[in-house]
Molecule: Bacterial RNase P class A
Organism: Bryobacteraceae bacterium
RNA sequence: UCUGCGGGACGGGCAGUCGCGUCUCGCCGUACCGCCUCUGAGGAGGCUGAGGCGGCGGGCCGAGGAAAGUCCGGUCUCCAUAGGGCAGCGUGCCGGCUAACGGCCGGGGGGGCGCGCUCAAAGCGCGUUCUACGGAUCAGUGGCACAGAAAAUAUACCGCCUUGGGGUUCGCCUCGGGGUAAGGGUGAAAAGGUGCGGUAAGAGCGCACCGCGCUCCGGGCGACUGGAGUGGCAGGCAAAACCCCACGUGGAGCAAGACCAAAUAGGGGAGGAUGGAGCGGCCCGCUCCGUUUGACUUCCGGGUAGGUUGCUGGAGCUUGUCAGCAAUGGCGAGCCGAGAUGAAUGACUGCUGCCUUGGUCCGUGAGGGCUAGGGUCCAGAAACCGGCUUACAGUCCCGCGGACUUC
Numbered sequence: 001u002c003u004g005c006g007g008g009a010c011g012g013g014c015a016g017u018c019g020c021g022u023c024u025c026g027c028c029g030u031a032c033c034g035c036c037u038c039u040g041a042g043g044a045g046g047c048u049g050a051g052g053c054g055g056c057g058g059g060c061c062g063a064g065g066a067a068a069g070u071c072c073g074g075u076c077u078c079c080a081u082a083g084g085g086c087a088g089c090g091u092g093c094c095g096g097c098u099a100a101c102g103g104c105c106g107g108g109g110g111g112g113c114g115c116g117c118u119c120a121a122a123g124c125g126c127g128u129u130c131u132a133c134g135g136a137u138c139a140g141u142g143g144c145a146c147a148g149a150a151a152a153u154a155u156a157c158c159g160c161c162u163u164g165g166g167g168u169u170c171g172c173c174u175c176g177g178g179g180u181a182a183g184g185g186u187g188a189a190a191a192g193g194u195g196c197g198g199u200a201a202g203a204g205c206g207c208a209c210c211g212c213g214c215u216c217c218g219g220g221c222g223a224c225u226g227g228a229g230u231g232g233c234a235g236g237c238a239a240a241a242c243c244c245c246a247c248g249u250g251g252a253g254c255a256a257g258a259c260c261a262a263a264u265a266g267g268g269g270a271g272g273a274u275g276g277a278g279c280g281g282c283c284c285g286c287u288c289c290g291u292u293u294g295a296c297u298u299c300c301g302g303g304u305a306g307g308u309u310g311c312u313g314g315a316g317c318u319u320g321u322c323a324g325c326a327a328u329g330g331c332g333a334g335c336c337g338a339g340a341u342g343a344a345u346g347a348c349u350g351c352u353g354c355c356u357u358g359g360u361c362c363g364u365g366a367g368g369g370c371u372a373g374g375g376u377c378c379a380g381a382a383a384c385c386g387g388c389u390u391a392c393a394g395u396c397c398c399g400c401g402g403a404c405u406u407c
Stems, first nucleotide, its partner, number of pairs: 001403010012352007020062002023059008032051001034047005064378001068389002071387005076253004088249005093107005108133001109131009134244002140242002143237002157184002159180009192210006211233001212231008257309004267300005275289005316335008353376010
């Protein structure tokens, strides 16, 4: 310098013009609620501007790293709920962190790859990477494509050994019986591995080492692990098949929920008959409605539109220090950073930062200067918080590994 992996941070800046939302300040208007006067009680006139509403102007603040997917966990709210059990669903090595989690941190076991030990293999060690990792002997049921002789009560296709018959060009060929899991071949998977002995050939058949099971002792909170002894040695794969075991688990969600409350229709109570309404003010008259199937007047309650609240100061942010390997936590100091509801947080212009392409100049070179152009992401809060996952132009920092160059 380039590159790989892991982790963290950022993801434009400044100015001008116009525009939007919450809150707040000032000015102006307005009687809706308010106050006063008059009244023939139906209203009329006036005052004020604290509240509300409207307008204008000023000020503060105004999206994220994922605001996204809504996958997981919680706070909050309402509904349900004696106690216990079953079913369903979820989680699943151990320890810790946390409000909680299927999240995070640390550890254990296992798999892949590389290197080393070894004649080699098995095995062991180191590095790196992945890991939904309870149980498949000792609960039970079922499944295992293709290939292969055989996929689980193990099995004999080739091969090897042995034996009987037949043939023979004496090399062997052929038909049967038996032994053999060492060798070949198939497969994701074939009943431990290597070596020596042994054997007709073979085989844990015997032995040594490794692996495995069991027992004891030691270490560790634990997962697990070290050693010794012992058994020739269980039986493939899959529980992300049913299932078994342990633990957990009520439902719906801020359109939750609470409050205020028109018009119209309908419900209930009281009054209600020479009654009520219309025919421009009065009388007559006329028409309509009505007298228990109750016109009309008045009161009450529920619900709708609409409005208010929930609503944003919180498992909060920044920083210092301490404890801890870490996740994380304790203490101190400072800070306040959206709250909309057709839903604001924007648009344009200029300069500039970063990346990149072309031209040109300088430099041995890495590179640098000038100039013209292009690019500058994914994406938009809606009750709030902690995670996970997914999307993302480009840039920076830290740790580890590799390659090359120079000293």